[in-house]
Context: one part of a larger RNA
RNA sequence: UGACGGGGGCCCGCACAAGCAGCGGAGCGUGUGGUUUAAUUCGAGGCUACACGAAAAACCUUACCUAGGUUUGACAUCAACUGAAGACAUAUGAAAGUAUGUCGUUCUUCGGAACAGGAAGACAGGUGUUGCAUGGCUGUCGUCAGCUCGUGUCGUGAGAUGUUCGGUUAAGUCCGAAAACGAGCGCAACCCUUACCGUUAGUUACAAGUGUCUAACGGGACUGCCUGCGGCAAGCAGGAGGAAGGUGGGGAUGAUGUCAAGUCAGCAUGACCUAUAUAUCUAGGGCUACACACACGCUACAAUGGCGCGUACAAUGGGUCGCGAAGCCGCGAGGCGGAGCCAAUCCUAAAAAGCGCGUCGUAGUUCGGAUUGCAGGCUGAAACUCGCCUGCAUGAAGCUGGAGUUGCUAGUAACCGCAGGUCAGCAUACUGCGGUGAAUACGUUCCCGGGCCUUGUACA
Numbered sequence: 001u002g003a004c005g006g007g008g009g010c011c012c013g014c015a016c017a018a019g020c021a022g023c024g025g026a027g028c029g030u031g032u033g034g035u036u037u038a039a040u041u042c043g044a045g046g047c048u049a050c051a052c053g054a055a056a057a058a059c060c061u062u063a064c065c066u067a068g069g070u071u072u073g074a075c076a077u078c079a080a081c082u083g084a085a086g087a088c089a090u091a092u093g094a095a096a097g098u099a100u101g102u103c104g105u106u107c108u109u110c111g112g113a114a115c116a117g118g119a120a121g122a123c124a125g126g127u128g129u130u131g132c133a134u135g136g137c138u139g140u141c142g143u144c145a146g147c148u149c150g151u152g153u154c155g156u157g158a159g160a161u162g163u164u165c166g167g168u169u170a171a172g173u174c175c176g177a178a179a180a181c182g183a184g185c186g187c188a189a190c191c192c193u194u195a196c197c198g199u200u201a202g203u204u205a206c207a208a209g210u211g212u213c214u215a216a217c218g219g220g221a222c223u224g225c226c227u228g229c230g231g232c233a234a235g236c237a238g239g240a241g242g243a244a245g246g247u248g249g250g251g252a253u254g255a256u257g258u259c260a261a262g263u264c265a266g267c268a269u270g271a272c273c274u275a276u277a278u279a280u281c282u283a284g285g286g287c288u289a290c291a292c293a294c295a296c297g298c299u300a301c302a303a304u305g306g307c308g309c310g311u312a313c314a315a316u317g318g319g320u321c322g323c324g325a326a327g328c329c330g331c332g333a334g335g336c337g338g339a340g341c342c343a344a345u346c347c348u349a350a351a352a353a354g355c356g357c358g359u360c361g362u363a364g365u366u367c368g369g370a371u372u373g374c375a376g377g378c379u380g381a382a383a384c385u386c387g388c389c390u391g392c393a394u395g396a397a398g399c400u401g402g403a404g405u406u407g408c409u410a411g412u413a414a415c416c417g418c419a420g421g422u423c424a425g426c427a428u429a430c431u432g433c434g435g436u437g438a439a440u441a442c443g444u445u446c447c448c449g450g451g452c453c454u455u456g457u458a459c460a
Stems, first nucleotide, its partner, number of pairs: 001460002003457003007454007015444002019408005026299008034290002042053002064285007073123001077122002081117003086103007106113002125274002128272003134268002136263003139259001141257001146185006152161003164177004191251004196219007205210002222245001225239005301401001305360007317348003322341002327336003367398001372393007414436007
């Protein structure tokens, strides 16, 4: 000087408390461990791994296994030579491929170019190892308020001071004091969005000239005004006006550093290893196994509900190998159909919870829907391993969950649906969008994490 303390003081955070909804019990989905397996590819491991890489494992993906092939190679450069490329057929084969035959004769500035074959090589290739050799990127403490420097001063020195103290703030934010005076990276502001207003424009809306709306520019909020508190400083409390009030709400933005944190499998890259194999092609299988354990979710256990009929109100998005209307067929999934739309114009599209009426009457039920049987639909060469959906039948566990534990302070939690990416097909996950819309916060003693000052130390 740090680090640590079941030392002290001050302060903060959904940290506790006060509340609301959960998880932990059940069934199912997904991930992980374990076990199994020819293989169940690899990575991630307290917080900071476990719906994580993966914004989609039937084939492909795919890295794993089995079997069958290839060896200048699936891919790149160099070069002699030959031939356009290519198309078709036959045999064999699971395919990859192998063998044979037929047809075919590119462009050109005539130098050549593209493509294919091709002996022998240089070389290719490697998702092989090392994240403790690395770059880049990322997580975390933490959007916490800190981390430093120049000069000066103090100290033999390591270092200190500044950065401490009194107030104040969300903030090392600002004010005042002070051997310090200044400065930098952070904080804040500048950026985007949302709430209000104006101007301009208007192929969206309808009453047809207005501006709901759209989108471009601008205004508006600054403790500016008033009262009180305060060293009459910074500021704090209240009030007025205002769409909005003291950072208005949300986002982007992540200092010096910590964890030899994560990633050689996104990419790049040193070294090592491999070179008829650790490379590469193909078919099939596996990543989907199942006594079990954990994690994240979905659906429920019902009457604030289930079911039936009727009826209302969104926003974000996406669409030409696409979205696909009306109409018709089918109980339905879906099929036929093909209008319109390169989209403020058409489609997706039905929003759902809500509201009205009826029914059920506390029951393992008209709750719940797992599981299973049968019959179908869709995508796709192909749904057996191993997809999704529909109808009929079946109708399991489950009556609110031990110890413990998670999220959330307002348009938030909770509940409700909608869209998108991935995608041929497949969403209970993820990313967004709107609808309905709470309760509680006395307070900081305690638990956890953090900041500042101080004290002790046999630690560095």

This is a predicted structure of a 460-nucleotide part of an RNA (small-subunit ribosomal RNA, 3' major domain) from an uncultured bacterium. It was read from a public genome assembly.